Small-subunit ribosomal RNA from an uncultured prokaryote, 1552 nucleotides, folded computationally. The coordinates come from a structure-prediction model, not an experiment, and the mean pLDDT is 84. The RNAcentral record of the sequence draws on ENA.

RNA sequence: AGAGUUUGAUCAUGGCUCAGAUUGAACGUUGGCGGCAGGCCUUAUACAUGCAAGUCGAGCGGAAACGAUGGGAGCUUGCUCCCAGGCGUCGAGCGGCGGACGGGUGAGUAACGCGUAGGAAUCUACCCAGUAGCGGGGGAUAGCCAGUGGAAACGCUGAUUAAUACCGCAUACGCCCCACGGGGGAAAGGCCGGGAUCGUCGGACCGGGCACGGGAUCGGACCGGUCACUAUUGGAGGAGCCUGCGUUAGAUUAGCUAGUUGGUGGGGUAAUGGCCCACCAAGGCGACGAUCUAUAGCUGGUCUGAGAGGACGAUCAGCCACACUGGGACUGAGACACGGCCCAGACUCCUACGGGAGGCAGCAGUAGGGAAUAUUGUGCAAUGGGCGCAAGCCUGACACAGCCAUGCCGCGUGUGUGAAGAAGGCCCUAGGGUUGUAAAGCACUUUCAGCGGGGAGGAAGAGGCCGGCGUUAAUAGCGCCAGGUAAUUGACGUUACCCACAGAAGAAGGACCGGCUAACUCCGUGCCAGCAGCCGCGGUAAUACGGAGGGUCCAAACGUUAAUCGGAAUUACUGGGCGUAAAGCGCGCGUAGGUGGUUUUUUAAGUUGGAUGUGAAAGCCCAGGGCUUAACCUUGGAACUGCAUCCAAAACUGGGUAACUAGAGUACAGUAGAGGGGGGUAGAAUUUCAGGUGUAGCGGUGAAAUGCGUAGAGAUCUGAAGGAAUACCAGUGGCGAAGGCGGCCCCCUGGACUGAUACUGACACUGAGGUGCGAAAGCGUGGGUAGCGAACAGGAUUAGAUACCCUGGUAGUCCACGCCGUAAACGAUGUCUACUAGCCGUUGGGAGGCUUGACCUCUUAGUGGCGCAGCUAACGCGAUAAGUAGACCGCCUGGGGAGUACGGCCGCAAGGUUAAAACUCAAAUUAAUUGACGGGGGCCCGCACAAGCGGUGAAGCAUGUGGUUUAAUUCGAUGCAACGCGAAAAACCUUACCUACUCUUGACAUCCCGUGAACUUUCCAGAGAUGGAUUGGUGCCUUCGGGAACACGGUGACAGGUGCUGCAUGGCUGUCGUCAGCUCGUGUCGUGAGAUGUUGGGUUAAGUCCCAUAACGAGCGCAACCCUUGUCCUUAGUUGCCAGCGCGUCAAUGCUGGCAACUAAUGGGACUGCCGGUGUCAAACCGGAGGAAGGCGGGGAUGACGUCAAGUCCUCAUGGCCUUUAUGACCAGGGCUACACACGUACUACAAUGGCCGGUACAACGGGCAGCCACUUCGCGAGAAGGAGCAAAUCCCUAAAAGCCGGUCUCAGUCCGGAUUGGAGUCUGCAACUCGACUCCAUGAAGUUGGAAUCGCUAGUAAUCGUGGAUCAGCAUGCCGCGGUGAAUACGUUCCCGGGCCUUGUACACACCGCCCGUCACACCACGGGAGUUGGUUGUACCAGAAGCGGUUGGGCUAACCUGCAAAGGAAGCAGGCUGCCAAGGAAUGGCUGGUAAUUGGGGUGAAGUCGUAACAAGGUAGCCCUAGGGGAACCUGGGGCUGGAUCACCUCCUU
Repeated sequence: AGAGUUUGAUCAUGGCUCAGAUUGAACGUUGGCGGCAGGCCUUAUACAUGCAAGUCGAGCGGAAACGAUGGGAGCUUGCUCCCAGGCGUCGAGCGGCGGACGGGUGAGUAACGCGUAGGAAUCUACCCAGUAGCGGGGGAUAGCCAGUGGAAACGCUGAUUAAUACCGCAUACGCCCCACGGGGGAAAGGCCGGGAUCGUCGGACCGGGCACGGGAUCGGACCGGUCACUAUUGGAGGAGCCUGCGUUAGAUUAGCUAGUUGGUGGGGUAAUGGCCCACCAAGGCGACGAUCUAUAGCUGGUCUGAGAGGACGAUCAGCCACACUGGGACUGAGACACGGCCCAGACUCCUACGGGAGGCAGCAGUAGGGAAUAUUGUGCAAUGGGCGCAAGCCUGACACAGCCAUGCCGCGUGUGUGAAGAAGGCCCUAGGGUUGUAAAGCACUUUCAGCGGGGAGGAAGAGGCCGGCGUUAAUAGCGCCAGGUAAUUGACGUUACCCACAGAAGAAGGACCGGCUAACUCCGUGCCAGCAGCCGCGGUAAUACGGAGGGUCCAAACGUUAAUCGGAAUUACUGGGCGUAAAGCGCGCGUAGGUGGUUUUUUAAGUUGGAUGUGAAAGCCCAGGGCUUAACCUUGGAACUGCAUCCAAAACUGGGUAACUAGAGUACAGUAGAGGGGGGUAGAAUUUCAGGUGUAGCGGUGAAAUGCGUAGAGAUCUGAAGGAAUACCAGUGGCGAAGGCGGCCCCCUGGACUGAUACUGACACUGAGGUGCGAAAGCGUGGGUAGCGAACAGGAUUAGAUACCCUGGUAGUCCACGCCGUAAACGAUGUCUACUAGCCGUUGGGAGGCUUGACCUCUUAGUGGCGCAGCUAACGCGAUAAGUAGACCGCCUGGGGAGUACGGCCGCAAGGUUAAAACUCAAAUUAAUUGACGGGGGCCCGCACAAGCGGUGAAGCAUGUGGUUUAAUUCGAUGCAACGCGAAAAACCUUACCUACUCUUGACAUCCCGUGAACUUUCCAGAGAUGGAUUGGUGCCUUCGGGAACACGGUGACAGGUGCUGCAUGGCUGUCGUCAGCUCGUGUCGUGAGAUGUUGGGUUAAGUCCCAUAACGAGCGCAACCCUUGUCCUUAGUUGCCAGCGCGUCAAUGCUGGCAACUAAUGGGACUGCCGGUGUCAAACCGGAGGAAGGCGGGGAUGACGUCAAGUCCUCAUGGCCUUUAUGACCAGGGCUACACACGUACUACAAUGGCCGGUACAACGGGCAGCCACUUCGCGAGAAGGAGCAAAUCCCUAAAAGCCGGUCUCAGUCCGGAUUGGAGUCUGCAACUCGACUCCAUGAAGUUGGAAUCGCUAGUAAUCGUGGAUCAGCAUGCCGCGGUGAAUACGUUCCCGGGCCUUGUACACACCGCCCGUCACACCACGGGAGUUGGUUGUACCAGAAGCGGUUGGGCUAACCUGCAAAGGAAGCAGGCUGCCAAGGAAUGGCUGGUAAUUGGGGUGAAGUCGUAACAAGGUAGCCCUAGGGGAACCUGGGGCUGGAUCACCUCCUU
C1' cells in the first nucleotide's frame, strides 16, 4: 500500500466482498509447564444457608454465662452444688461514638447529572491551632424485681434505681438578636499518680453480747497528668448552592408555559432563590430547535486510525443515581439512610387464623434466564477502616489460595551425526520421483514436569525491660526518642530460589492448498451428495464436493461465529460531487441569516504573542530501575493540543467615526419589440340555413364498408347566420423572470438598450422559511359552440383488435369569475461578480472614416456557428464555459421495494407536497469500442427477381423418408446443408435385427503345456451348427538335441463387442462460398477497449489495380502456376488413317507407297500487345484492327481466418464407461421387401412437332479371360446349341437413337397410355414361396397437361435422343460419364432471397431463433389497511386520602420549670379530634405507542405454467413526460410539451 466482482472487451460511476488490528467473548478440534491480568455483557429475576458493623466496664446501674481464687456442703478423692461483683471478665439494659464510610449495581436520568472554568448567600462530628470556661442543683427512666396478656412477634401494670441520659439556676471573654434602650444562650465527668489533714463519716474481716477497738484497705480537699465536656474564633478536609461553555437521535414532535416570568411583602432553609404563600404586573422559552418522543449513567480513558475522526465507557480511578415497587419523615454534624423506622402495594414464609416476619444491585452459594462467566475456601500476617487510654475486638474492605488456554508474556516437547537415499505409503511417461536426514542406528544433553533435601523476602510495629529527654514538687504517672535490648507476631506455604538423582525419558495440534491468498496430485461421486467470505464449483476425466499422499501457514494453540474501527476519499473539516452516471427548487420578489467597494481615525470582540492558574491519580509516550527475560511492577520527565485571568500588538476581519465614487440607483433625451391588460374592427376559409341551376352519384380507403343522396345529394351561383383562428410577411428574428407571446386600430401599463451631463453616496449580492406568477389536462358556476375531438356508436383490418385506418360524435377546446400547482416546466447546465487566444454570421443602438455605398472601421447590449488554451470518464464545453476564482442558496450518497405506505399540511375532487421501513439482489448505471442485427440508409453482386424455355405439385408405377404395424420390420442422416442419402446392388450370404438350437480361452491375435502331419474317405443322428463311428495319410528343415507351419485338447493372462458417449476426440466431410475477404510487424492516434493500415475518389470477377492518404510494408486468400478443350509448329508413325499415285477385287487397306487427318508427346500462341475515344497526364473502360481464339477464351482441380458443440465412435483410429456361459461366437428359418395414410426425388404418360410399320445415315466415352463373344443353326422371343477372334487404336460389347425417305392411323380414353391380372416360358444361382430380372400370349386401370405453391437453366447451355461404366452370379426408372440434335430470353435492379463494403440506431453479445413488459394461476416471504381486541405510557378534570409533616384544638392526660404552705394554677408537653398537602387505589375522557385479528391491498422471490407482444432497430402506429377518459393485460386514445427520434428533402450557417 491494495485486491476480487457489472462488460464480448474498455474507461468511468457505484455498491457488495476480502486481506489488518482488536474483544469481559462464545462454539468446534486439540491441549505440557509457569508468570501477570481478567471472569453474569442476559432477568434492577426470585432467593435456602452462612458470614459481610460494630465497639467502649477508663460513662452508668449492674452480674445471666465462663474462668481463677478463697470459703462451705455433698460425697463417687475428683467431680457436682452453694457462698463471695471481692477479681479476670461480661449476656441483656441505659449512655457515647460508629451503622451517611467501606462494598454492590447502572434501573432511572438528555439533567447544572457529568466534564471544564469560575462564583457567593452557607454548614461541618471526629482532627489541628487560638481564646474563655467546666460552679451549683433537680426530677425521672430502662435494666432488675413482682404481677399480667399473647401461639409468636411483642407487650401492659406496679414498685425501685444510676449516669458523660434529661432539666432548670448561676456565670458569659468570644457568640446570637435588637427598635441600640436592651435582651438571649453553656458545660460532664471518667481514669492515672502523689497524697497533708480528716473521716461515729462507706464497707468488709478479726475480736466482742453490744457500744466499741484493731490492723489492713479504701475514699478524699489539694497538686499534677490524661481522655472527655461547654462557648467561640481560625484552619484543614468534607458537604450544600449558583453561573459560562460542552454533552445522542428524531421536525412524519412547531409551538410550549398560570407558580408559569418578574416585582413587593412574608414564610421556610445551614444558605441564595416561586423553594412556598398573599397581592400586583403579563410576562418567560422557541427555527442558534423550545415542547414532545426514543435511546443512554457521565468522565479520566479503551479499541481503531497516518492523522482528523469513528466506535465504546468491562477491569482501575473521579462524580452521580439506586437499594423489592411507590410515598414519607425521624434521628443525626451529615440520610430522607443497601444489611434503620412508618405507611401503601406485589411476592415469599410462620401461625394456635386473632396476628406476625422478610428484602444478597455486600462475599460465597442456589434456582431461573442464557451461546456464556468461578469456591457456600484461608486469614486479619500485611494495607486500610470503626470503636477504645490501651491491650484489643470487629472488618467476605483487603491480603491470599481454588476453578477457567479467557487474554498477554515466557519456556519446553530434545541436540549432533546418520544414504543402503531401507521398508511402507503416494504418484508415475514404468525410467523413476516423493515422503526424506525424516526414521532406524551411533554419540550426547537434562530446561520443564517427577522424586529427595536445603531455603530467603513480604515483619514495620505494639507491648515488656533498660536508658535518655519533657512535664512536674516528684526519681510517681504520662508523653517523646532516626536509643538499646530479650522473647515473640506469616493466611499464602510442601512459597520464590538453590542442590542432588534418574532417563529422550512424560509433553503437538489446528486450519488451509480454484482466484483474491502462501500451498497439487490420485481415487470416489456425477447439478447427486455436498462446498461457498465474494466471484462461483458439482450434469463421467472436479487442483473448488468426500478420502488419501504431498504441501503451505500458525503453534499450546488453531479455526469458526458475533462485534468495533480500518481499508471506505462509500457523508469527503482535513478530503467528494450535481449537462448525459444519484443529484440545480418550474420561475421571480423578498424576511432572517451569510457575504460585501475605496480612504481616514478610534476600539480591541475575533486574531497574534507573552505570563500566571488549572488541566486528580492511573493510562499513552520518553529515559532509568526491579522480578534470570518478557508480560508485569516501579521512579522521574514529557504530554494532556483545553479553559480562565492578566499584560502587550493593531496588519487583517468585526464595532464606532469622518469622507469618497469605480458597485448600485435617480433625473434628462432617444431607440427597438408577437412584453402585459382592456375595448373596437377587418378579410380569407370551414360549417349550417334559404333560394336558383342541375342529375346520379358523393364520400372514404392499401382495398373496402358504415355514412350522405331521386323526399334531388355532391358540383355550381346568390344571400344570410355564427363561432374560432389570424396564411403570406416569418427569420437558430424580436420581447418576457419563467410559463409564454403573432391580423389591424385605440386606451392603460411593466421592463430593456443607447447617449451625454447632473445628483444620491455602498443604498450591494445571495436568500432557509414566506409570498406571487406558473403550459396542457382537470374541477365549480354561468354563457358560447363553426371546426376539431377523449368517451361512445358503427364500418373495416385481424387468429383476436376493447388499437392503428374510415364514418359519425359528447365532454372539452372559446368567454367571464374562482380553484388546481403539475410537465422531457430542458440548455436535463441555480443566481451574482471578476478574469482568460481568435474567426464568421445575425438583431437593436452609438461613434468615426471616406471612394456617399446593398461601403469600411470601432464600440455596446442581445442572439447563433466554429475553434486555441484549459477542463471532462468520454461524449463534449470552450467570453452565453462544463475554463480560472470568489459569495450565497438548493440537491445527491448502490439497484429494486418507492416518489410508495403511514402521519401532517393543501385541495370541492382528481390529486399535490413532505416522505420511510421490512424484505430482496450483486449488481443497477454513464460514455465510448468491436461485432451482430434492423419490417434504417447508400453503393454493388448472384438464374436473386424480371424476360424466357422446360418441369414438380393432379395420374400410374419406381425409390427414399415419416407414420403405423410387427417377434423383428437393424442402425444412422432431419430446414437450406436428411429424404434414388451411408447403400458403386438386402432371395441365402451381406446382416448389425427377430425366433429357435448350440459353444464358453472362445469365430479372430499373442504366449505356455500336451498330443497329432496337415488333410481326407464313407456311414448314422440332426434344420444345420454339431456330435458319433470310420478309411486313407506320416509331409518340410535339421548341427539329430530339435525347429517352423497346421490341427486337436488343456491352463490362465486375455480375446471379442456394428454395445454407450460425434457434447471427451483424431481423421474425413457438408455448409456459408470460389463469397472477397481474414490478419500481422513497425509507426502514429486514443487514459483504454481499440483505431489507422483495410477508409475516401475511380475501377475490377476479385482487398484486381490506380490515385489520394499517418501510415509504411508483409502474410493467408484472389489471380497465375496444374489438367482438359479450341489453333498451329516440331517429333513419332502401329494395331490407326487413305488425299494423291500404281496394282487389284463382286466387294474389301488386300498389296505397293505415304503421313494430310487422326493418335500422343514437346513447344508456340493472347499480353489490353496495337489504333481511336473516354478517364485525374492514372488504373481502367468502350469501339476497332489483326487473329483459330480478345479482354478471366470454355470447362475442371484448387475452398483463406472462421461459423454451425453441423455430420460420422456403424469405414478407420481412439480416451472413458459398460458387457465377459454374453451386449461375444456358430447355425437354420424369418425380417430389413409389412401398409388405412403423408412427404420428397425420379420414370412413363396423357399423344399428330405423335404412335405404329418398312427402308436408310452419322458418334463419343468406355469395358472385356470364372470375361467380351463375331459367325452359323434352332426358337415368335427372352434365349439355347455350336464356335472363330481378342488380355485388345488389331477381336468383341457395337444395333447408336432422335434424324432422313416412304406408308398407315385422323382426335377417340384412341393403332394414345401402359398399370394391374391370368397363362406359358427363358436366364442366373445350392435355392427365385415370402422376395429377382427378362420373354411371349391374353388383359388394358388411372391419365385428355395438373389448385395453392414451387424447382432448374444465360450457349454448345436448357430441352430432347440414344450410349458406356462402376457395383454385380443375377437384379437400375438410381448414380457417374459420353457424344448426337440443339433453342428462347435478359428492358432492367423497384421488389423477393442470399451475399460484400461504407454509414446509422440499438436496452442485442448464447448476438433478432436476441432481449423484454404486464395481467392471470400456484408456492413462499416481509409489509400496509382492517370491524375490533389486548397491553404499555402519558395529559386533563375528578373521587379518594394511609403514613408523615405543617396548622389548629374548647374535651382528656402529664415528673422536672414558674407561682403557691398546700390544694391548685400557669408555661410546656403527650395521646386524641379537626384540617391543609399528599402515595397507592378508583372512575371519566383524550393523546402517543406495541402485540394480535376474519379479511383485504399492492410488493418481492420462485421450475421450462397461461394470455398476448407494450419497449429496445423507424421495434413494425417513433418513444417519453404531465394530465384526462377507456380497456383481460401489457396498453390505447385526446390535449399540451420534449428529443434522450430513424429516414428523406429543403433552407440556413460553418470549415477548406